[in-house]
Notes: The prediction has a mean pLDDT of 78. This is a predicted complex of two RNAs, RNase P RNA and transfer RNA, with 394 nucleotides together. Rfam match: Bacterial RNase P class A.

RNA sequence: GAAGCUGGCCAGGCAGUCGCUGCCCGCUGAUGCGGGGAGAGGAAAGUCCGGGCUCCACAGAGCAGGAUGACGGCUAACGGCCGUACGCCGUGAGGCGAGGAAUAGGGCCACAGAGACGAGUAAACCAGGCAAAAUGCCUGGCGGACGUGAAACGCGGUAACCUCCAUCCGGAGCAAGGCCAAGUAGGGGAACGAUGGCGUGGCUCGCGCCGUUCCCGGGUGGGCCGCUCGAGCGCACGGGCAACCGCGCGCCUAGAGGAAUGACUGCCGGGAGGUCGCAAGACCUCUUACAGAACCCGGCUUAUCGGCCAGCUUCUUUU
RNA sequence: GGGCGCUUAGCUCAGCGGGAGAGCACUGCCUUCACACGGCAGGGGUCGCUGGUUCAAUCCCAGCAGCGCCCACCA
Numbered sequence: 001g002a003a004g005c006u007g008g009c010c011a012g013g014c015a016g017u018c019g020c021u022g023c024c025c026g027c028u029g030a031u032g033c034g035g036g037g038a039g040a041g042g043a044a045a046g047u048c049c050g051g052g053c054u055c056c057a058c059a060g061a062g063c064a065g066g067a068u069g070a071c072g073g074c075u076a077a078c079g080g081c082c083g084u085a086c087g088c089c090g091u092g093a094g095g096c097g098a099g100g101a102a103u104a105g106g107g108c109c110a111c112a113g114a115g116a117c118g119a120g121u122a123a124a125c126c127a128g129g130c131a132a133a134a135u136g137c138c139u140g141g142c143g144g145a146c147g148u149g150a151a152a153c154g155c156g157g158u159a160a161c162c163u164c165c166a167u168c169c170g171g172a173g174c175a176a177g178g179c180c181a182a183g184u185a186g187g188g189g190a191a192c193g194a195u196g197g198c199g200u201g202g203c204u205c206g207c208g209c210c211g212u213u214c215c216c217g218g219g220u221g222g223g224c225c226g227c228u229c230g231a232g233c234g235c236a237c238g239g240g241c242a243a244c245c246g247c248g249c250g251c252c253u254a255g256a257g258g259a260a261u262g263a264c265u266g267c268c269g270g271g272a273g274g275u276c277g278c279a280a281g282a283c284c285u286c287u288u289a290c291a292g293a294a295c296c297c298g299g300c301u302u303a304u305c306g307g308c309c310a311g312c313u314u315c316u317u318u319u
Numbered sequence: 320g321g322g323c324g325c326u327u328a329g330c331u332c333a334g335c336g337g338g339a340g341a342g343c344a345c346u347g348c349c350u351u352c353a354c355a356c357g358g359c360a361g362g363g364g365u366c367g368c369u370g371g372u373u374c375a376a377u378c379c380c381a382g383c384a385g386c387g388c389c390c391a392c393c394a
């Protein structure tokens, strides 16, 4: 210098003008006006896992069902993360791996091949017999070759086939759930009527309630709570290889209804292309991503113009 | 916002891990004066996409993409 690997971070900046949505204060009868302060992300996304929270028994028992699977650890929990071992890929830094049990049992192993798990084949060799011979046929033995195939006899392979073992899982989801207000025909039909019906999961038991459920029809499209201070964020120290944990100090960072967080101009940045120039550089044009909170949090996955930092690997050149 | 389902030929759909199929549609020929009907023959596929497991994937597993359905409160 070139090509890479891993981890972390940022997601253009400043000024002006015009706007948008909440909160607080003041004025106002109301509408509104003025001032102050706040206003998206690393993924807010997919809803793929896990947890908090709420209701249904303070969520109970059994069956069924589902998920995971080396060993050890972290965590509220996990299918996540960390460490180690193993297998595969890469020259390497590194990357990938749903990875227990095939001696519990069942299923499957297409084509090819004698044979896909129960048995052992054609040719060759040896021995015997028959055919007068070249040689062919029959029987027996040795041996397990060549070849086929992904795999060839070995207690075969396959469990992202069923299954077995171990561990875990009750169901639903903030449109959960609670309170207030307004309004309507407390209308019609069906089921069961207590050995019953319903209470959300599939079944049974248990528990609770009893005129309960479903369909059609009718009415409303309002307000408040839940709602954002939390497994929270930053820095320092200590323990630990690490994930992570403990402790100290500091900080408050949207809570919202179909739902705001924007647009334009100028300057400075980043990137690409072109022209000029020996070069440094100058000028012009284009571009500056993915995307958009809706109860919250920990992960995974996916999308993403580009840029920065740290550690490491390989090759080449020079000293 | 939350919970589910589907994707196979132009359309509607089948499809135990080993050959990609059926009906309608399309094309050619026969039949008819001509058309329809009928008969014979034929063409047409990234099994939505990308990976993984496997000897082998439409099928099993995962991640994306597209489409569709349901869920407010009161008496």
Base pairs, nucleotide, nucleotide: 001315002314003313004312005311006310007309008308009307010306012268013267014266015265016264017263018262020039021038023036024035025034026033027032041290045301046300048299049298050297051296052295053173054172055171056170060205061204062203063202065169066168067167068166069165070084071083072082073081074080086097087096088095089094100164101163105162106161107158108157109156117154118153125141126140127139128138129137130136131135177225178224179223180222187216188215189214190213191212192211196210197209198208199207218393219392220391232251233250234249235248237246238245239244269288270287271286272285273284274283275282276281320390321389322388323387324386325385326384329343330342331341332340337374345361346360347359348358349357367383368382369381370380371379